RNA sequence: AAGCGAUAAUAGCAAAGCAGCCGAAAGACUGUGACGCAAAGCUAUAGGGCCUAACCCCGAACGGGCAUGGCAGCCAGUUGCCGAA
Numbered sequence: 001a002a003g004c005g006a007u008a009a010u011a012g013c014a015a016a017g018c019a020g021c022c023g024a025a026a027g028a029c030u031g032u033g034a035c036g037c038a039a040a041g042c043u044a045u046a047g048g049g050c051c052u053a054a055c056c057c058c059g060a061a062c063g064g065g066c067a068u069g070g071c072a073g074c075c076a077g078u079u080g081c082c083g084a085a
Stems, first nucleotide, its partner, number of pairs: 004083002012037002017032004022027001035073001041078003047075002049071003056065003
């Protein structure tokens, strides 16, 4: 230095649920709460994947399509703390 990751140390994050609030929805935010996490830090115009479908398009209707809306706690990219085996 790379790789690796513990019943170590230090410091963190916070799933579901519930309440409030924004939103068409997905989902976000705040509080509460801890299922978990060694990147559960950051990146969603130009990596892949997933969710939603207001507007718009097709349709006689039911309905179908569409991201310009989202998800980083799906993979990925990138930066980074500690040091047992």
About this RNA: The RNA shown here (c-di-GMP-I riboswitch aptamer) has 85 nucleotides. It was read from a public genome assembly, where an Rfam model found it. The coordinates come from a structure-prediction model, not an experiment, and the mean pLDDT is 88.